[in-house]
Context: one part of a larger RNA
RNA sequence: GGAUGAACGCUAGCGGGAGGCUUAAUACAUGCAAGUCGAGGGGUAACAGGGAAGCUUGCUUCCGCUGACGACCGGCGAACGGGUGCGUAACGCGUAUGUAAUCUGCCCUGUACUGGAAGAUAGCCCGGAGAAAUUCGGAUUAAUAUUCCAUAGCAUCCCGAAGCCGCAUGGCUUUGGGCUUAAAGAUUCAUCGGUACAGGAUGGGCAUGCGUGACAUUAGCUAGUUGGUGAGGUAACGGCUACACCAAGGCUGCGAUGUCUAGGGGUUCUGAGAGGAUUAUCCCCCACACUGGUACUGAGACACGGACCAGACUCCUACGGGAGGCAGCAGUAGGGAAUAUUGGUCAAUGGGCGAGAGCCUGAACCAGCCAUCCCGCGUGCAGGAAGAAUGCCCUAUGGGUUGUAAACUGCUUUUAUCAGGGAAGAAAAUGGCCUUGCGAGGCACACUGACGGUACCUGAUGAAUAAGCACCGGCUAACUCCGUGCCAGCAGCCGCGGUAAUACGGAGGGUGCAAGCGUUAUCC
Numbered sequence: 001g002g003a004u005g006a007a008c009g010c011u012a013g014c015g016g017g018a019g020g021c022u023u024a025a026u027a028c029a030u031g032c033a034a035g036u037c038g039a040g041g042g043g044u045a046a047c048a049g050g051g052a053a054g055c056u057u058g059c060u061u062c063c064g065c066u067g068a069c070g071a072c073c074g075g076c077g078a079a080c081g082g083g084u085g086c087g088u089a090a091c092g093c094g095u096a097u098g099u100a101a102u103c104u105g106c107c108c109u110g111u112a113c114u115g116g117a118a119g120a121u122a123g124c125c126c127g128g129a130g131a132a133a134u135u136c137g138g139a140u141u142a143a144u145a146u147u148c149c150a151u152a153g154c155a156u157c158c159c160g161a162a163g164c165c166g167c168a169u170g171g172c173u174u175u176g177g178g179c180u181u182a183a184a185g186a187u188u189c190a191u192c193g194g195u196a197c198a199g200g201a202u203g204g205g206c207a208u209g210c211g212u213g214a215c216a217u218u219a220g221c222u223a224g225u226u227g228g229u230g231a232g233g234u235a236a237c238g239g240c241u242a243c244a245c246c247a248a249g250g251c252u253g254c255g256a257u258g259u260c261u262a263g264g265g266g267u268u269c270u271g272a273g274a275g276g277a278u279u280a281u282c283c284c285c286c287a288c289a290c291u292g293g294u295a296c297u298g299a300g301a302c303a304c305g306g307a308c309c310a311g312a313c314u315c316c317u318a319c320g321g322g323a324g325g326c327a328g329c330a331g332u333a334g335g336g337a338a339u340a341u342u343g344g345u346c347a348a349u350g351g352g353c354g355a356g357a358g359c360c361u362g363a364a365c366c367a368g369c370c371a372u373c374c375c376g377c378g379u380g381c382a383g384g385a386a387g388a389a390u391g392c393c394c395u396a397u398g399g400g401u402u403g404u405a406a407a408c409u410g411c412u413u414u415u416a417u418c419a420g421g422g423a424a425g426a427a428a429a430u431g432g433c434c435u436u437g438c439g440a441g442g443c444a445c446a447c448u449g450a451c452g453g454u455a456c457c458u459g460a461u462g463a464a465u466a467a468g469c470a471c472c473g474g475c476u477a478a479c480u481c482c483g484u485g486c487c488a489g490c491a492g493c494c495g496c497g498g499u500a501a502u503a504c505g506g507a508g509g510g511u512g513c514a515a516g517c518g519u520u521a522u523c524c
Stems, first nucleotide, its partner, number of pairs: 001524004006520005013377006019370002021335001026333003030330003035076003040073002043069002047067003050063006083288003092212008102204002107200008115149004125138005155180001157178009185192002213260003220251003225248006231241002263285004268277003290311005313324004341367001343366003349363001350361004380411004391401004416461006425451001431445001432443004468513005473494003479508005489496002
């Protein structure tokens, strides 16, 4: 000198863009953050419509008939999105490969199929236990829930045959025989689904080369340890396995093992570069979800707002027993030098479900707070010498300085205030018409804005609403007076102060930067 997720002191007019618990992965009141589908189902608790009956003529009762729809069964989603950095020195990450050792819901392409039957169960109804959470028994009922049968191949497994190829185990193609396994309907007749297989796309899993902290005041470490055979397990290879047997190996001064520290990278800061430091915001990967463990479901989890067990803590209780997990968004307490609103909207972008309309979305987009940072603008401009007055200084009837500064005259109106106008972000989807064998395509009209009456534009008024902070001995731009008298104090280093202090305190003047200026901390 540059930089910062900064803090503190003094000060403060505006706008745009960004950023905002670095500490206690401390504890959490309250609200919201993951639902959706009636075009899968039985149905009808609420709302609305319709119908019927009764009458007190505007009410009551009944009917799932219609729109819809609480709870329930079922499907898909909830494994994404959002948060945090505890752990981890590791194939965790980065980069480059391999997988002839692998999986992949939804999506795309293609081929084939979608026949028949059965028993339950939730809900509803009846009855019971309990303070509650919840739960038990009986009767009855449906499905795209469940089960059985049929059908069956480029699928699985077993026994073969031929050909081709490679990178060792081997792989691919064609083919014969046997074995096992499937499906679901809805319908407004437009279509949407279902099953099997093959291929693709996307997303993973696994393995490997190289790279990736400190300490040798850590030198030896290791029995599932290293390898083999067999077995189990997995989507899959593998000591993956507290499985059996056999061998005695494996790592290490090119740093094993141990201890400490730490999420990694793209980046960011600095520097001429090499390098050094860094990982806040944004993006990719990893890990975690009160602490520890376990599996279930599922295409995918060993699962933040799922389950079970143990523990600590908090809460409810009728003392028998129960409930909970903000490292989601706000917010509270605590800690701290220190870090924001218990806001608005799904209008856009994106996600889930749905045929769609649509519903949900603290993702997201916006608004609020904060000079925390970066950028921009303003606080006027021109003229004006009696060089006014005050202040300050001096060699003091006077001179110098403040200083064209002010007054005064003319001008402008960014900004401010008031008034008027007023966006882009919105293009669709759906619906209508036309073309089309099917995907789909074309045309015209209409609807939809949280931000926001915001940005922006125009007019009116009037210099009107707007300057501070640090420093002035040298380094280092900027000097005098008064007070103090080794005191009070200053100080980054050298050093100032003991009676003429340009170094302390005040004043006048000056210098630098400026809505900021200084100080502190950290990095280069």
Overview:
The part of an RNA shown here (small-subunit ribosomal RNA, 5' domain) has 524 nucleotides and comes from a Cytophagales bacterium. NCBI's taxonomy places the organism under Bacteria, Pseudomonadati, Bacteroidota, Cytophagia, Cytophagales. The coordinates come from a structure-prediction model, not an experiment, and the mean pLDDT is 84.